This is a predicted structure of a 161-nucleotide RNA (glmS glucosamine-6-phosphate activated ribozyme aptamer) from a Peptococcaceae bacterium. Rfam family: glmS glucosamine-6-phosphate activated ribozyme aptamer. It is annotated as a riboswitch. The sequence was found by an Rfam model in a public genome assembly. The coordinates come from a structure-prediction model, not an experiment, and the mean pLDDT is 80. Taxonomically the source falls in Peptococcaceae (Bacteria, Bacillati, Clostridia, Eubacteriales).
RNA sequence: AAUUUAUCAAAAGCGCCAGAGCCCUUUGUUUUUGUGUGCAAAGGGUUGACGAGGUGGGAGAUUAUCGAUUUUUCGGCGGAUGCUCCCCGGUGACCACCAUCGAAGGAGAUAUUGUAAAGCCGGCAGGUGACUGCCGGGACAAAGGUAUCCCGAGUGGUAAU
Numbered sequence: 001a002a003u004u005u006a007u008c009a010a011a012a013g014c015g016c017c018a019g020a021g022c023c024c025u026u027u028g029u030u031u032u033u034g035u036g037u038g039c040a041a042a043g044g045g046u047u048g049a050c051g052a053g054g055u056g057g058g059a060g061a062u063u064a065u066c067g068a069u070u071u072u073u074c075g076g077c078g079g080a081u082g083c084u085c086c087c088c089g090g091u092g093a094c095c096a097c098c099a100u101c102g103a104a105g106g107a108g109a110u111a112u113u114g115u116a117a118a119g120c121c122g123g124c125a126g127g128u129g130a131c132u133g134c135c136g137g138g139a140c141a142a143a144g145g146u147a148u149c150c151c152g153a154g155u156g157g158u159a160a161u
Stems, first nucleotide, its partner, number of pairs: 014078004019074001020047010050067003056087005088102005094157004106151001108149006120137007
C1' cells in the first nucleotide's frame, strides 16, 4: 500500500458508473525528408440533476410532484417522503357502508407567502489536461402553504327539532 472483517458517521434532483462524450499516456498505422495531423487499440482519468416541495403504520410495485437552465440534467443501476391495497385516525349531526383526506372533505376566486438555486458576470486555489472546489455580484419560477369569500359533501337506519 492492497484485500478481508467489524464499528461509527453521512441522503433523497439522493448515491453510483459498465454505454456514451471529453482529456492524458503508450503502441501501431496513414502521410512525410522528418515531425505534426488523421485513424485504431490498450491503460488511466473526467463529466454524468439547479433549486422549491413532500413521511400516520405495514405490504406491494416502478418512468414518484413543481418549475429553472440546458439539450450528456443523455443512457443505465440502486434508493426515495409519491401511487395502490390493508390497518389506525380526521371530516361528512350519530351508527354501518361509502367518499375523501393524514393532524387530516372537495371545487373555484382574491390576496399573501413560497429568502429560489444553478446557468450568467468577476475572481482565487488545485490539476499536464478534460475538469474540480471556493469567494463575491446579480436577475428570473411553478407547484405547494396560509387567510378571506363563495359553491358544497352520498345510501340505509336512528335521534332531536